[in-house]
Context: one part of a larger RNA
Molecule: large-subunit ribosomal RNA, domain I
Organism: Phycisphaerae bacterium
RNA sequence: GGUGCAGGGUGGAUGUCUAGGCACCGGUAGGCGAUGAAGGACGCGGAAGGCUGCGAUAAGCCCGGGUGAGCCGUCAAGCAGGCCGAGACCCCGGGAUUUCCGAAUGGGGCAACCCGUUCCCGCGAAAGCGGGAUCAUCGCCACCUGAAGGUCCGCCUUCGGGCGGAUGAUAGGGUGGCGAAGCGAACGGGGGGAAGUGAAACAUCACAGUACCCCCAGGAAAGGAAAACAACCGUGACUCCCCUAGUAGCGGCGAGCGAACGGGGAAUAGCCUAAACCGGAGAUGUCAAUGACGUCUCCGGGGUUGCGGGGUUGUCGGACGUUCGGACGGUAGGCCCAUCAGAACGGGACUGGAAAGCCCGGCCAAAGAAGGUGAUAGCCCUGUAGGACAAAGGCCGAAAUCCGAACAGACAAAUCCCCAAGUAGCGUCGGACACGUGAAACCCGGCGUGAAUCUGGGAGGACCACCUCCCAAGGCUAAGUACUCCCCGGUGACCGAUAGUGAACAAGUAGCGCGAGCGAUCGAUGAAAAGAAUCCCCGUAGGGAAGUCAAAAGAACCUGAAACCCUGUACCU
Numbered sequence: 001g002g003u004g005c006a007g008g009g010u011g012g013a014u015g016u017c018u019a020g021g022c023a024c025c026g027g028u029a030g031g032c033g034a035u036g037a038a039g040g041a042c043g044c045g046g047a048a049g050g051c052u053g054c055g056a057u058a059a060g061c062c063c064g065g066g067u068g069a070g071c072c073g074u075c076a077a078g079c080a081g082g083c084c085g086a087g088a089c090c091c092c093g094g095g096a097u098u099u100c101c102g103a104a105u106g107g108g109g110c111a112a113c114c115c116g117u118u119c120c121c122g123c124g125a126a127a128g129c130g131g132g133a134u135c136a137u138c139g140c141c142a143c144c145u146g147a148a149g150g151u152c153c154g155c156c157u158u159c160g161g162g163c164g165g166a167u168g169a170u171a172g173g174g175u176g177g178c179g180a181a182g183c184g185a186a187c188g189g190g191g192g193g194a195a196g197u198g199a200a201a202c203a204u205c206a207c208a209g210u211a212c213c214c215c216c217a218g219g220a221a222a223g224g225a226a227a228a229c230a231a232c233c234g235u236g237a238c239u240c241c242c243c244u245a246g247u248a249g250c251g252g253c254g255a256g257c258g259a260a261c262g263g264g265g266a267a268u269a270g271c272c273u274a275a276a277c278c279g280g281a282g283a284u285g286u287c288a289a290u291g292a293c294g295u296c297u298c299c300g301g302g303g304u305u306g307c308g309g310g311g312u313u314g315u316c317g318g319a320c321g322u323u324c325g326g327a328c329g330g331u332a333g334g335c336c337c338a339u340c341a342g343a344a345c346g347g348g349a350c351u352g353g354a355a356a357g358c359c360c361g362g363c364c365a366a367a368g369a370a371g372g373u374g375a376u377a378g379c380c381c382u383g384u385a386g387g388a389c390a391a392a393g394g395c396c397g398a399a400a401u402c403c404g405a406a407c408a409g410a411c412a413a414a415u416c417c418c419c420a421a422g423u424a425g426c427g428u429c430g431g432a433c434a435c436g437u438g439a440a441a442c443c444c445g446g447c448g449u450g451a452a453u454c455u456g457g458g459a460g461g462a463c464c465a466c467c468u469c470c471c472a473a474g475g476c477u478a479a480g481u482a483c484u485c486c487c488c489g490g491u492g493a494c495c496g497a498u499a500g501u502g503a504a505c506a507a508g509u510a511g512c513g514c515g516a517g518c519g520a521u522c523g524a525u526g527a528a529a530a531g532a533a534u535c536c537c538c539g540u541a542g543g544g545a546a547g548u549c550a551a552a553a554g555a556a557c558c559u560g561a562a563a564c565c566c567u568g569u570a571c572c573u
Stems, first nucleotide, its partner, number of pairs: 001572009015558001016524002020495002022492006029484002031183002039101003042055003046079001049075003061095006070083003106115003116135001118133006137180009150167007187218001188216005197206002202252001228235002239266005249257002270476003273420001277301011306454001308419004312413005321407007333396004339388002345361004350357001362379002364368001370382003425449007435461001456471005511518002531557001534545004
């Protein structure tokens, strides 16, 4: 030195555990903010570092409700001092206070700081100091004020214009009222819009209208009541799901992209304007002018359709009904936010440190879910089933009945009027449609051009005819659908401390970075601290006795693997 065996050290694997996570489900809620948010800074404790709570009234103040014997949050025991049946502490609801920064809004600024205006109050002889209130910007509305320029008139004129007056405006200014702003996880609509990559290279193409940026909104958003489909049969707004179907198609016909019709479901809901015509008001023009006619604007009636509709003229009918609004009434009732009671077991001379285990004998059960208790408990505790309950606050919210309003009609005649214009269409260039310019319709946009009003117009995938369907160029519209920052309840062939969130621990902490930003390690004594009095070595370390405990499990604390280190011993060299 090696090997074997034995015993230790170190180390923290493994096992068991869970305080924390993960993924879903059901139900709420779907917003907060100039009455100053979200998020912070700094403070507040007898002594006070972190966390929590709170705001100079500062771990709190007031009121109401609940509970009922203890309490002065936590790491974290102790010291000091207090509170409490005159009901503390705690829980729920309401109110008060709420420094400074932050949209931050009196001005400034290197956030949490600096400096002001005006009014009122207090102190002061004053200077001044302190307290309270006030003062940003933008939009809309109302009122007050109100130019230059315009128009008209007069005068002057060097014909350019000048001066004066009147008039009705607008801009601007002032005051008041209302609103906006900023934040927020995903979901939604819109405006912009890549590349890595795929095509085994790459350019059309794909990735993808994705990521990302911006604007805007809601609890959902969007869409929506046929100028639609279909196919000679028919359907009847929109949205979402399943199928149709990886079909028809598109495609350097490569890679790839990828419908619709139709069928089955979810949910169902339809409406209002513009115009013709009638009436009214205002402005304005013309005229033979107490007025008539015309134009424009506004208001009311009328009217809303595609077997075309409406207006206009006439005749008849005008009731039931439907819907909406109001009252009853935010009523009855229900729910949420504290809570309350809540059945039933004992014994053992069994084991054990401990009984819930075992043995014996009972009981309850609308409760044998679960958790805890010194091991495994229906009957010990918390609970569970089924019940009860709210002053204040929040949410939902009728029916019956009564009143009011709106809607809704038929026929005939005439063929006079209306039926959404820089629109449709067309040209050109783009976009979007599953569709890459293609035979390329339909839809949207830029530029150019530019109709018709029912004997009208659009569509049915170039285009034409026939046929069929439908009325664009105005608007609104629940439900079915999407999502989950947050709240309540629940579930798991989800994890179990190198896992599961980055975070079970001081966690977005420590640390790193100029910064944007990056970003950890660290759980377990024991049933209970009973956390080791006292003595000894001695160094406040460490150890030996003693004691506690079921066991030292001894705080560097459950179990305690391996690498690695050491000691003893046997053998080998």